[in-house]
RNA sequence: CCGUGCUAGGCGGGGUGCUAGCGGUGCCCUGUACCCGUAAUCCGCUCUAGCGGGGCUGAAUCCCCUCCCGAGGGGCUGAGCCCGAGGUCAGCACCUCCACCCCGUGGCGGUGAUGGUCCGGUCCCGUCGCGAUGGAGAGCUGUGAACCAGGUCAGGUCCGGAAGGAAGCAGCCUUAAGCGGUCACCUCCAGGCGCGUCGGGAGCACCGGUCCGGAGCCACGAAGCGGAGGCCGCGCCCCGGGCAGGCAACGACGGAGGGUGCACGG
Numbered sequence: 001c002c003g004u005g006c007u008a009g010g011c012g013g014g015g016u017g018c019u020a021g022c023g024g025u026g027c028c029c030u031g032u033a034c035c036c037g038u039a040a041u042c043c044g045c046u047c048u049a050g051c052g053g054g055g056c057u058g059a060a061u062c063c064c065c066u067c068c069c070g071a072g073g074g075g076c077u078g079a080g081c082c083c084g085a086g087g088u089c090a091g092c093a094c095c096u097c098c099a100c101c102c103c104g105u106g107g108c109g110g111u112g113a114u115g116g117u118c119c120g121g122u123c124c125c126g127u128c129g130c131g132a133u134g135g136a137g138a139g140c141u142g143u144g145a146a147c148c149a150g151g152u153c154a155g156g157u158c159c160g161g162a163a164g165g166a167a168g169c170a171g172c173c174u175u176a177a178g179c180g181g182u183c184a185c186c187u188c189c190a191g192g193c194g195c196g197u198c199g200g201g202a203g204c205a206c207c208g209g210u211c212c213g214g215a216g217c218c219a220c221g222a223a224g225c226g227g228a229g230g231c232c233g234c235g236c237c238c239c240g241g242g243c244a245g246g247c248a249a250c251g252a253c254g255g256a257g258g259g260u261g262c263a264c265g266g
Base pairs, nucleotide, nucleotide: 001266002265003264004263005262006261009057010056011055012030013029014028015027016026020046021045022044023043024042034054035053036052037051038050063259064258065257066256067255068254072250075247076246077245080243081242082241083240084239086237087236088235091234092233094230095229096228097227098226100224103221104220105219106218107217108216115212116211118209119208120207121206122205123201124200125199126198128196129195130194131193133190134189135188136187137186139182140181141180142179143178149174150173151172152171157166158165159164
């Protein structure tokens, strides 16, 4: 070095979850990788790789180690971005009001502005008058009596020999009290009414007027500046969720390098 037969090993691995910890069942990644049984109210273990049974392969593409790569999931962070909830009016924006300043437009003003003086009115109290309103009365009107109101009283009753007479129900007419309506005019009464007369008061807010004096006054709008209030839209603060980004580990697949037997025969 070649051939034959064996043995160690291999016939998937990893993340996560569970657990005191490990392996497995679960979920996920990788990607193709013997079969049967077994396990979440878990199963088997205790320092090694699930446990039980069977099969294949076998010292190298295949087993072992180191390095590289980095699918993937988990951890920490996340001052950036997005979403949601809350707070905050000190900041920005918006709304309302006020003050100042200046500008514009319009109007009033030497036929006299703002201001001042005086008088009167509006206001309050009282007197009187007129009016209106409301109430009552009177007036007008409707209704209104089984008998105990009136008139007329059919029928019937009574008196009478008769003529005639008497009382009188119903009906009809009328009326009293009472109950309503109306109320123009008349009488009386009332007061948070109106107007006027007279007297007193209050007061300078408004209105009108007299006089003084002699140039301003009013309304609206815009800009600026300041103040007060409102509003959570922005900003800010805080909380939660998500996504970029960052960090340190694990790490499949893949790549590179290295390592690992025994017996017999030639």